[in-house]
Formats: sequence, structure tokens, C1' cells
RNA sequence: GAUAGAGGCGCACCUUUCAUCAGUAGCGCAGGAUAGGCUGCCAGAGCCGCUUGAUUCCUGUGCCAAAGGGAACGGUGCCGAAGGGGGCACAGCCGGCAUGUGCCGCCCUGGGUGUGUCCUGAACAAGGGCACAACUGUCAUCGCUUUUGCGGCGAUGAAGCGCUAUC
Repeated sequence: GAUAGAGGCGCACCUUUCAUCAGUAGCGCAGGAUAGGCUGCCAGAGCCGCUUGAUUCCUGUGCCAAAGGGAACGGUGCCGAAGGGGGCACAGCCGGCAUGUGCCGCCCUGGGUGUGUCCUGAACAAGGGCACAACUGUCAUCGCUUUUGCGGCGAUGAAGCGCUAUC
């Protein structure tokens, strides 16, 4: 340097079905109100409207979703799998914030679990950040054990650009 592997409630993605989202958004009808309305929010530009009253708002009524997130079976790709941060690009025009998607040999994290807290979210689900706690896999050092050994047990520490095997 190449190839192949291991960690385990292991990681990510996809189809289908189901529940939730929700009798919500939206649309039709009837009535009413107002001068404002057009992106998720803020402000600007532009456009439309302003008592002849707006695809703005409210009430009633009829119809009635979807996405994201979740569960189950199945499938695919894998073991920096992947997650997060940051940067860049796009998301009606300009700028900012937020959110989503994609890209990046930049930074952090070995892994799952639990507890607390903050954020996202319709949510009491779930996800993410931070901190802590044991558990677990790998290697190193030390100690004990084992006929020196293979191996086993214990303690401490470290990080995946790691570890093991073969060439």
C1' cells in the first nucleotide's frame, strides 16, 4: 500500500400497509367585518385592492386532504457505518433570520442505553445538541492466573486517519 473482516437492541436509505397529523389546512355556499393584501418571519421594492368592498379576516354549514414525523413486514447499501457543527448553492425580486434539499479530502463524535436539560415537532411519539452514569467492543500499560505460552480475570488510560487477518 492492497484485500477481507469484527463491535450489536449496530448505522443509513427505500417500497408497501396502518394509525396519527385532522374534521386541521383548503374548497363550495350563506352571512358579517375591515383597508389592506401578495414568502415561514422582519423590512424594502413591485403589483393588486380600498365602501361598486379584495381568492384579507370572522361565524355557520357541506365536502375534505397532504407533507414531515411514528409503527410493522420486506428489501438495499454498509462498519466514519453515520450523526452533529461550519461553509457554499437553491427555495416569487433585494437583504436578514429560520427551515428544507444538495455539495464540501474543513472541525467534533468508537458504539448502543439510561437520567437531566435545551432545541425541533400537532404530539405525552420521535429526533438532535450538551452534561453525567454505568455497560460494551478495540488497543496500550500494569498486576494476578496459566507449565514460560495460547488464553482468562482485574485496574488505568486512549481514540475509528483506530483495531484484527492475509498478501
Lysine riboswitch aptamer from uncultured Negativibacillus sp., 167 nucleotides, folded computationally. Of the family's consensus pairs, 100% are formed in the model.